Predicted 3D model of an 88-nucleotide RNA (SAM riboswitch aptamer (S box leader)) from an Actinomycetota bacterium. The sequence was found by an Rfam model in a public genome assembly. NCBI's taxonomy places the organism under Bacteria, Bacillati, Actinomycetota.
[in-house]
RNA sequence: CGUCCAUCCAGAGCGGGCGAGCGAGCCAGCGCGAUGACCCCGCAGCAACCGACCUCAGGCACGGUGCUACCGCUGGCUUCGAUGGAGG
Repeated sequence: CGUCCAUCCAGAGCGGGCGAGCGAGCCAGCGCGAUGACCCCGCAGCAACCGACCUCAGGCACGGUGCUACCGCUGGCUUCGAUGGAGG
């Protein structure tokens, strides 16, 4: 990078840094943001896809990810986007 499978109305924040946009692309809305958003780091937490372990239709939360505003914010369009796992 691409293919396949599964999931996406639940859940979970504090501190430090940066300094203007951000919520996947486009359009139209609606929200968040100098009372510092988005993003990065630290620690914490949520969850339970894969591994490990166990008293094994489950349990656990040690390891690998992931996630921690709003139904993936809403609608339309797009070989739609994101996450996990298995091949290539």